Notes
Model confidence (mean pLDDT): 83 of 100. Predicted 3D model of a 72-nucleotide RNA (transfer RNA) from a Microcaldota archaeon.
RNA sequence: GGGCCGGUAGAUCAAUGGUAGAUCGUUGCCUUCGCGAGGCAAAGGCUGCGGGUUCGAAUCCCGCCCGGUCCA
Numbered sequence: 001g002g003g004c005c006g007g008u009a010g011a012u013c014a015a016u017g018g019u020a021g022a023u024c025g026u027u028g029c030c031u032u033c034g035c036g037a038g039g040c041a042a043a044g045g046c047u048g049c050g051g052g053u054u055c056g057a058a059u060c061c062c063g064c065c066c067g068g069u070c071c072a
Stems, first nucleotide, its partner, number of pairs: 001071007010024004018055001026042005048064005
């Protein structure tokens, strides 16, 4: 330098063009003498950045940045 894969909640991952979700974690409540376990609820995202296409983009296209991997 080139090919491919990836970047979404604190963590690990979904969502293949139509309201961005799950599990764990965190917080509150219930339960307990107390802790844990269990049950209920809540907070937490401008989807790596900037453009484009579209009525509508996490998703399609272009450029850039970061990580992984292969080739040179």
Lineage of the source: Archaea > Nanobdellati > Microcaldota.
RNAcentral holds the sequence, with entries from ENA.
RNAcentral records the identical sequence in 2 taxa.